[in-house]
Context: one part of a larger RNA
RNA sequence: GGGCGAACGCUAGCGGCGCGCCUAACCCACGCAAGUCGUGCGGGAAAGGAAGUUUUCUUCCAAGUACCGCGGCAAACGGGUGAGUAACACGUGAGUAACCUAUCCUCGGGUCUGGGAUAACCACCCGAAAGGGUGGCUAAUACCGGAUAAAGUCACUGGGCGCAAGUUCAGUGAUGAAAGGAAGCCUCUGCAUAGCAAGCUUCUGCCUGAGGAGGGGCUCGCGGCCCAUCAGCUAGUUGGUGGGGUAAUGGCCCACCAAGGCUAAGACGGGUAGCUGGCCUGAGAGGGUGGUCGGCCACACGGGCACUGAGACACGGGCCCGACUCCUACGGGAGGCAGCAGGGGGGGAUCUUGGGCAAUGGGCGCAAGCCUGACCCAGCGACGCCGCGUGGGGGAAGAAAGCCUUCGGGUCGUAAACCCCUGUUCUGGGGGAAGAACCCUGACUAGGUUAAGAGCCUAGUCAGGCUGACGGUACCCCAGGAGAAAGCCACGGCUAACUGCGUGCCAGCAGCCGCGGUAAUACGCAGGUGGCAAGCGUUGCCC
Numbered sequence: 001g002g003g004c005g006a007a008c009g010c011u012a013g014c015g016g017c018g019c020g021c022c023u024a025a026c027c028c029a030c031g032c033a034a035g036u037c038g039u040g041c042g043g044g045a046a047a048g049g050a051a052g053u054u055u056u057c058u059u060c061c062a063a064g065u066a067c068c069g070c071g072g073c074a075a076a077c078g079g080g081u082g083a084g085u086a087a088c089a090c091g092u093g094a095g096u097a098a099c100c101u102a103u104c105c106u107c108g109g110g111u112c113u114g115g116g117a118u119a120a121c122c123a124c125c126c127g128a129a130a131g132g133g134u135g136g137c138u139a140a141u142a143c144c145g146g147a148u149a150a151a152g153u154c155a156c157u158g159g160g161c162g163c164a165a166g167u168u169c170a171g172u173g174a175u176g177a178a179a180g181g182a183a184g185c186c187u188c189u190g191c192a193u194a195g196c197a198a199g200c201u202u203c204u205g206c207c208u209g210a211g212g213a214g215g216g217g218c219u220c221g222c223g224g225c226c227c228a229u230c231a232g233c234u235a236g237u238u239g240g241u242g243g244g245g246u247a248a249u250g251g252c253c254c255a256c257c258a259a260g261g262c263u264a265a266g267a268c269g270g271g272u273a274g275c276u277g278g279c280c281u282g283a284g285a286g287g288g289u290g291g292u293c294g295g296c297c298a299c300a301c302g303g304g305c306a307c308u309g310a311g312a313c314a315c316g317g318g319c320c321c322g323a324c325u326c327c328u329a330c331g332g333g334a335g336g337c338a339g340c341a342g343g344g345g346g347g348g349a350u351c352u353u354g355g356g357c358a359a360u361g362g363g364c365g366c367a368a369g370c371c372u373g374a375c376c377c378a379g380c381g382a383c384g385c386c387g388c389g390u391g392g393g394g395g396a397a398g399a400a401a402g403c404c405u406u407c408g409g410g411u412c413g414u415a416a417a418c419c420c421c422u423g424u425u426c427u428g429g430g431g432g433a434a435g436a437a438c439c440c441u442g443a444c445u446a447g448g449u450u451a452a453g454a455g456c457c458u459a460g461u462c463a464g465g466c467u468g469a470c471g472g473u474a475c476c477c478c479a480g481g482a483g484a485a486a487g488c489c490a491c492g493g494c495u496a497a498c499u500g501c502g503u504g505c506c507a508g509c510a511g512c513c514g515c516g517g518u519a520a521u522a523c524g525c526a527g528g529u530g531g532c533a534a535g536c537g538u539u540g541c542c543c
Stems, first nucleotide, its partner, number of pairs: 001543004006539005013388006019381002021346001026344003031340002035073003040070004048061005080299003090223007099216003104212008112146004121136006152175010180204006189197003225271003232262003237259008274296004278289004301322005324335004352378001354377003360374001361372004391421004402411003425484001426480006435470001439465011487532005492513003498527005508515002
């Protein structure tokens, strides 16, 4: 000199954009933060209203709505934190002939036929509650058989490729699947005149296979902390054979066999630490750092475990142990803010129990839409950066006061007053956005279906219509009026800026050198001056 997630002191007008528990991964009241689908399926109210009946009854609407349950998908994303971790955790570059992948995209094939349950519900029972038991009824895209089998999988045989492990192609054998739903239509089929569906069409699902996209698992090379006052470490240890396990290699696990493996190029041990793109500094080399934002990892009260699933060993799922808190009828139960707000505690120190799904993104849904403390906004805080303002012009050889004085004067100082002008923030009035396209409706065009330019479905174009938390905000116009908006630090040298008074080694200052003991530019006050400015200083930390 530069920098900061800062704090502290004094001071403070406005706006924009950012940022805001660095400490106790300490404990948490309350609310919200993950649901959705009726185009998979079963059940199904009430308030209120209407009609009838005249009693407290029936029917209809409310309404197949609310709600309950089965089932599907999501809940493994998104959001938080940095405890642990010195490790293939991360970064980077490779490998996987050792692997997986829901949804999505492209292409091929299929979707036949049966069956038995169960929840909700009803009845009874246990319990203070949380919750549970027994019996009875029922549906499905829930569950279980059978059929079919190109592909897939396994085995055998043969050929190609490969040093090999293996891989690929062909043949044979075995194995091996499914689920429907919705809308429209009457050309075909059936019932049948009208219409209906088992028929047709369209849409959407389901099963199976191949490829892709995106995502992931595993392995390896290289790279990045301190201590040698840690020098030896190691029994699943190192390797082999066989097996188990996994999507998959592997001592990952197990049995047996061998006796190995690592180490001054630092093993083992101890300390510290999430890693990184970056950020700060520096001419660079380097040093420091990893907050916000992006990527990866790890964790979710402490520890362990598996279940479900394409994916978890799962923050707002489950089980067990432990600590803690709460409820209890003492038998037994409930809980986990390192989600968003918010409270206590700790601390030098860090915010609102706000608004909205309008936008962007995500989940579910054909869609309408629902959910979304992700997000978008607003609030608080000079915490930072940036921008603006606190007025502009004129105005005396120069008012007054203050201060100094050699008593002549000097200085504050064009500074003020005063005159003219303008109008930022502010006050009053008026106008007033962009952020909005998805979507819906209509017309037209194209494609599919069809006998068809009916109808239906899909896509596109055009036109019209709906939707804004922020917010009557930004911005614009008019009016008023200089009226209300400057401080902080320093002035001995380093270092820019000096006099007076007070004090008298006292009181005090101080980053270093050092000032103060009677004329102190160094202490305190004042005037003046210098510097920076809505800030200025101080402290801490880094270069």

Predicted 3D model of a 543-nucleotide part of an RNA (small-subunit ribosomal RNA, 5' domain) from an uncultured bacterium. The RNAcentral record of the full RNA draws on ENA and SILVA. The coordinates come from a structure-prediction model, not an experiment, and the mean pLDDT is 84.